[in-house]
Context: one part of a larger RNA
Molecule: large-subunit ribosomal RNA, domain I
Organism: Pseudomonadota bacterium
RNA sequence: GGCAUAUAGUGGAUGACUUGCCACAAGGCAGCGAUGAAGGACGUGGCAGGCUGCGAAAAGCCGCGCGGAGGUGCCGAGCGACCUUUGAUGCGCGGAUUUCCGAAUGGGGAAACCCACCCGGUAUAUCCGGGUAUCACUGUGAUGAAAUGCAUCUUGUGGUGUAGAGUAGUUGCAGUGAGGCGAACCCUGGGAACUGAAACAUCUUAGUACCAGGAGGAAAAGAAAACGAAAGUGAUUCCCCCAGUAGCGGCGAGCGAAAAGGGAGUAGCCCAAACCAGUGGAUUUUCCACUGGGGUAUGGAGUGUCUAUACCUUCAAGGUAGUGGUAUGAGGAGGGUUAGUUGAAUAUCCCUGGAAAGGGAAGCCAUAGAAGGUGAUAGCCCUGUAGAUUAAAACCCGAAUCGGCCAUGACACUUCCAGAGUAACACGGACUACGUGGUGGUCUGUGUGAAUAUGCCCCGCCCGCGGGGUAAGGCUAAAUAUGCCUUGUGAGCGAUAGCGCACAAGUACCGUGAGGGAAAGUUGAAAAGAACCCCGGAAGGGGAGUGAAAUAGAACCUGAAACUGUAUGCCC
Numbered sequence: 001g002g003c004a005u006a007u008a009g010u011g012g013a014u015g016a017c018u019u020g021c022c023a024c025a026a027g028g029c030a031g032c033g034a035u036g037a038a039g040g041a042c043g044u045g046g047c048a049g050g051c052u053g054c055g056a057a058a059a060g061c062c063g064c065g066c067g068g069a070g071g072u073g074c075c076g077a078g079c080g081a082c083c084u085u086u087g088a089u090g091c092g093c094g095g096a097u098u099u100c101c102g103a104a105u106g107g108g109g110a111a112a113c114c115c116a117c118c119c120g121g122u123a124u125a126u127c128c129g130g131g132u133a134u135c136a137c138u139g140u141g142a143u144g145a146a147a148u149g150c151a152u153c154u155u156g157u158g159g160u161g162u163a164g165a166g167u168a169g170u171u172g173c174a175g176u177g178a179g180g181c182g183a184a185c186c187c188u189g190g191g192a193a194c195u196g197a198a199a200c201a202u203c204u205u206a207g208u209a210c211c212a213g214g215a216g217g218a219a220a221a222g223a224a225a226a227c228g229a230a231a232g233u234g235a236u237u238c239c240c241c242c243a244g245u246a247g248c249g250g251c252g253a254g255c256g257a258a259a260a261g262g263g264a265g266u267a268g269c270c271c272a273a274a275c276c277a278g279u280g281g282a283u284u285u286u287c288c289a290c291u292g293g294g295g296u297a298u299g300g301a302g303u304g305u306c307u308a309u310a311c312c313u314u315c316a317a318g319g320u321a322g323u324g325g326u327a328u329g330a331g332g333a334g335g336g337u338u339a340g341u342u343g344a345a346u347a348u349c350c351c352u353g354g355a356a357a358g359g360g361a362a363g364c365c366a367u368a369g370a371a372g373g374u375g376a377u378a379g380c381c382c383u384g385u386a387g388a389u390u391a392a393a394a395c396c397c398g399a400a401u402c403g404g405c406c407a408u409g410a411c412a413c414u415u416c417c418a419g420a421g422u423a424a425c426a427c428g429g430a431c432u433a434c435g436u437g438g439u440g441g442u443c444u445g446u447g448u449g450a451a452u453a454u455g456c457c458c459c460g461c462c463c464g465c466g467g468g469g470u471a472a473g474g475c476u477a478a479a480u481a482u483g484c485c486u487u488g489u490g491a492g493c494g495a496u497a498g499c500g501c502a503c504a505a506g507u508a509c510c511g512u513g514a515g516g517g518a519a520a521g522u523u524g525a526a527a528a529g530a531a532c533c534c535c536g537g538a539a540g541g542g543g544a545g546u547g548a549a550a551u552a553g554a555a556c557c558u559g560a561a562a563c564u565g566u567a568u569g570c571c572c
Base pairs, nucleotide, nucleotide: 001571002570003569004568005567006566007565008564009563015557016522017521020493021492022490023489024488025487026486027485028484029483030482031181032180039101040100041099042055043054044053046079047078049075050074051073061095062094063093064092065091066090070083071082072081106115107114108113116132117131118130119129120128121127134178135177136176137175138174139173140172141171142170143169148163149162150161151160152159153158185216186214187213188212189211190210196203200250226233227232237264238263239262240261247255248254268475269474270473271419275293276292277291278290279289280288281287282286299417300416301414302413303412304411305410306409309321310320311319312318313317322408323407324406325405326404328403329402330401334397335396336395337394338393340389341388342387346362348361349360350359351358363380364379365369371383372382373381424448425447426446427445428444429443430442431441432440434460455470456469457468458467459466509516510515529556532543533542534541535540
């Protein structure tokens, strides 16, 4: 020095545990903000570093309700001083206060700071209270154009007057609103590249990421100028399927429907116009404007006939009652949420043990044998659980009822109406699975530019036949998407896992900054956390004592391996 065995140390794997996390489901909620938010700074406790709470009224103040003996939050004990059955601490609802910054809004500014002005008050001060941003709209004052038309002067492109017009604009005052934040979901306007194509340009990635605007609890879409071939369906949305099909495609890489069928959920409506009436104006046989009626696709208006819910009237039409409907207002039975209350049954005997909930014996409850805790494994010890029950206050849903609103005939006829710079067409783009292709449909920039129901659009170029529909106005719940809270569940994790964070975690630390971003859980049932003695300067250790255990001693459950010692044996 090596190997082996034994025994210590180091180290923190493993096992066990769980305060934390993950996913899904159901229910509820889906906003906060100039009455100053979200988020912060600084303060605030008797002693007070961090966290939490709160705001100069500062771990709190007031009222109401619950509750019922202790309490003055946590790490984190202690000292001190107090509160409390005249009901504290605690829990819920409502209110008061709520510094400074922050949209931040009197001006400024290097956020949490600096500097003002006006009005009012008073103790006249260095005090207190209120106000003073911008934008939009509305109202009301002030000021106040131009183009252009007409009249007139004039050599004149010019001057003057008047209308335009007390209009546009500017500005004062008042009122109302907005602004900012928020995890995702939604709509709209813009819109990449890496990448793939084994290079790369059309293409793909992808209308993705990202930027901007806007809204809601959902948003968007939506009652056919639809679909597509069944003489069928009948608004929209979502799921399954159709189907990796039909197709598109440097026909490469790739992209990729729709109808039909099965489900979820269902809901349909209102204008414009024709026509009628009233009011006002004008260039007055008429026209224009406004208001009301009428009316809205199995079209309407108008006229006529039959007679249609009824009755009344001043008869254009209105009113009352009836019937049917309603996505509307009031209403508030009742239900729910935000604290709670009640809630059965072993104080049984023996054994082991430090400890009984374990083993043995004997009982009991059960609309409760979910679960957690208690010195080991408890239906009957504790908290609970099933069941029952409760609200002064705030909020949500909401039946009856009362209103509001809507509808309330058929047939026949035709001289009226039915959304215009629109449809359509041409050129250039975009969206449609569809890359211009033989390319329809939708949207759009430029240009041209209709018809009027005997019209117009569509049925994938186009034409014929046939069929479907009625554009150029608007509204519309549900089924769908997403997050937060509560509850529940798990062939989810169990401290290198599970959220980055089970711990002072978005902390420490790093970075000028945007930003990046950890490690770190476990004594014991109970601190009973080791009085006292000894060695030592201390650290640490030896006794003693506690404990079931101290090789559970705080560097604390278990305590693997690498690695380090000590002892013994063997080999060199």